[in-house]
Context: one part of a larger RNA
RNA sequence: CGUAGGAGACUUGAGGAGAGCUAUCCUUAGUACGAGAGGACCGGGAUGGACGCACCGCUGGUGGACCGGUUGUAUCGCCAGAUGCAUUGCCGGGUAGCUACGUGCGGAACGGAUAACCGCUGAAAGCAUCUAAGCGGGAAGCCUCCUCCGAGACUAGGUCUCCCUGGGGACUUGUGCCCCCUAAAGGUUCGUCCGAGACUAGGACGUUGAUAGGCCAGGUGUGGAAGCGCAGUAAUGCGUGAAGCUGACUGGUACUAAUUGACCGUGAGG
Numbered sequence: 001c002g003u004a005g006g007a008g009a010c011u012u013g014a015g016g017a018g019a020g021c022u023a024u025c026c027u028u029a030g031u032a033c034g035a036g037a038g039g040a041c042c043g044g045g046a047u048g049g050a051c052g053c054a055c056c057g058c059u060g061g062u063g064g065a066c067c068g069g070u071u072g073u074a075u076c077g078c079c080a081g082a083u084g085c086a087u088u089g090c091c092g093g094g095u096a097g098c099u100a101c102g103u104g105c106g107g108a109a110c111g112g113a114u115a116a117c118c119g120c121u122g123a124a125a126g127c128a129u130c131u132a133a134g135c136g137g138g139a140a141g142c143c144u145c146c147u148c149c150g151a152g153a154c155u156a157g158g159u160c161u162c163c164c165u166g167g168g169g170a171c172u173u174g175u176g177c178c179c180c181c182u183a184a185a186g187g188u189u190c191g192u193c194c195g196a197g198a199c200u201a202g203g204a205c206g207u208u209g210a211u212a213g214g215c216c217a218g219g220u221g222u223g224g225a226a227g228c229g230c231a232g233u234a235a236u237g238c239g240u241g242a243a244g245c246u247g248a249c250u251g252g253u254a255c256u257a258a259u260u261g262a263c264c265g266u267g268a269g270g
Stems, first nucleotide, its partner, number of pairs: 001152001004175001005163007015149004021049007033038001051106005059100004066093005071086006111143002117137004164269001166180004171174001181267001186264004190206005211257003214253005221245002227240005
C1' cells in the first nucleotide's frame, strides 16, 4: 500500500515445512518343515540404541547481586566488629533463571491408488493364456492420516460483534476542490513491566489499579550472627539461639511510580 466504509475478535485451509529409523529378548514353539543337524512364516508382548520436540518435579551443572570460611595488606583512632584491593583474592555451599549428564513424549495404526510380483474370468487363436474388454491382491515408497506455518491464497475467503445518519461555496461538474461544525468504534503515543525480546514486534497493566519497586508474611539457601555471659593463661569452645543474614521465588498490601493529556482514525461507504 492492497484486500471497495472503518474496527475488534474468532476461524476455513489453497499451499508449504517437519516427522518417517532400527535392534534385541519373551511368547506362539523347539511347533510347521526336516532322516538329523537345525529351525520358521503369521500373530501377541517387553526392553533398548540413535534422532527429534518439550520441560526443570527428580539427579546434576552453572549461578561475579545469597550465606559462610580463610591468606596478605590498607582504612574506619585502638580492641572488637566491619569494609576496600589482591582473577569473584582463594575456597566450601547455593535460590530463581538457563541447562544435560536429568525427566516426559514421538516415529504409529486405519484408509485410498499403485511398483515389481501373484491371481480371477477371458477371447483374438474351439486349446492354452493375469489382458486384449472386465475384476482382485500387493511395499519402509505415493496420496491421506500426525505436528507446525499459513487469506499478499491479488482467486486477497468466512463467521460474530461494535461504530459513524451535519452545513455551506466556487468551478474546469470530478470517486475532484475549498470553508465551518463534528472526531465515533477503535488504535497509537506516553508510563509501569514481562516466563516476550538484538531493535522492532508480541503480551500484561495504567487508580474502576497488584504492572514494577518498596514494605509485610512465607519459602529457599547458608549454617549457628553481633553483643553479652561462662570455661580456659591463651588459641578457642559453650550458652543465649535452628541464631543471624538471605538476589531473581510465592502470597498479601496502594507506601512510591503507572498523572493529566496529545495524536491518528470520521460524518453511511465505486
Molecule: large-subunit ribosomal RNA, domain VI
Organism: Myxococcota bacterium